[in-house]
Context: one part of a larger RNA
RNA sequence: CGUUGAAUCUUGAGGAGUCUCCUUCCUAGUACGAGAGGACCGGAAGGAACGAACCUCUGGUGUACCAGUUGUGCCACCAGGCGCAUUGCUGGGUAGCUAUGUUCGGUUUGGAUAAGCGCUGAAAGCAUCUAAGCGCGAAGCCGUCUCCAAGAUGAGGAUUCGUUAUGAGGUUCCACGUAGACGACGUGGUUGAUAGGCUCUAGGUAUAAGGCCCGCAAGGGUUUUAGCCGAGGAGUACUAAUAAACCGAUACAG
Numbered sequence: 001c002g003u004u005g006a007a008u009c010u011u012g013a014g015g016a017g018u019c020u021c022c023u024u025c026c027u028a029g030u031a032c033g034a035g036a037g038g039a040c041c042g043g044a045a046g047g048a049a050c051g052a053a054c055c056u057c058u059g060g061u062g063u064a065c066c067a068g069u070u071g072u073g074c075c076a077c078c079a080g081g082c083g084c085a086u087u088g089c090u091g092g093g094u095a096g097c098u099a100u101g102u103u104c105g106g107u108u109u110g111g112a113u114a115a116g117c118g119c120u121g122a123a124a125g126c127a128u129c130u131a132a133g134c135g136c137g138a139a140g141c142c143g144u145c146u147c148c149a150a151g152a153u154g155a156g157g158a159u160u161c162g163u164u165a166u167g168a169g170g171u172u173c174c175a176c177g178u179a180g181a182c183g184a185c186g187u188g189g190u191u192g193a194u195a196g197g198c199u200c201u202a203g204g205u206a207u208a209a210g211g212c213c214c215g216c217a218a219g220g221g222u223u224u225u226a227g228c229c230g231a232g233g234a235g236u237a238c239u240a241a242u243a244a245a246c247c248g249a250u251a252c253a254g
């Protein structure tokens, strides 16, 4: 820009992907074979690599979470803290992200076939799967499964709303994130839980400070499973999503 306004839900022409491998057991120590050995067919279980999704579990990370601790500077001093030293170092760790973790997948069945195996059957009184005709038959082909998909210009379909201003719908703008380089996408915008705050809570750390008691002291005990806490969950309009602007259809008749 087109698809002769818009919103929502869709069909699927066409395209892409997948469709892998191994071991063990049963059938069966059967068929076969002198023995040694040892099946086809059919059935069951386990696994590998690969792929997808996810974070309950096992782990990793987690530089504005918690604790311990060294040196030094500062808060006058003690106590208690803060800065710097690779996040000072060390031990843990929520959300998120993640694999080595978890779950799932390659199934089933249909159609037409290849090599091959056949039926009927002449040319050629026989024979012959082939010349007419008919059937079976692969991990392969076309479907079945997953994903994209109407610029499929052949521009599809359904429902609802709207068409000259009482205008459907959209955008700008703002609060954001399941999205993200920016656009885009998605949620919300007071008829509101969108983000922050606050309250409660999951979870993390590991028992704060101050007081009291014991000890000469280092320190220990108790108050105290405390205190503190980022992203998780719920509730709550306290704060901010105010106010507004812009775009927007060939109705009808010919």
Base pairs, nucleotide, nucleotide: 001151005161006160007159008158009157010156014148015147016146017145020048021047022046023045024044025043026042032037050105051104052103053102054101058099059098060097061096065092066091067090068089069088070085071084072083073082074081075080109143110142111141116136117135118134119133169247170246171245172244173189174188175187176186177185194240195239196238197236198235199234200233201232203229204228205227210223211222212221213220214219

About this RNA:
Predicted 3D model of a 254-nucleotide part of an RNA (large-subunit ribosomal RNA, domain VI) from a Patescibacteria group bacterium. It matches the Rfam family "Bacterial large subunit ribosomal RNA". Rfam links the family to the GO terms structural constituent of ribosome and ribosome. The coordinates come from a structure-prediction model, not an experiment, and the mean pLDDT is 85.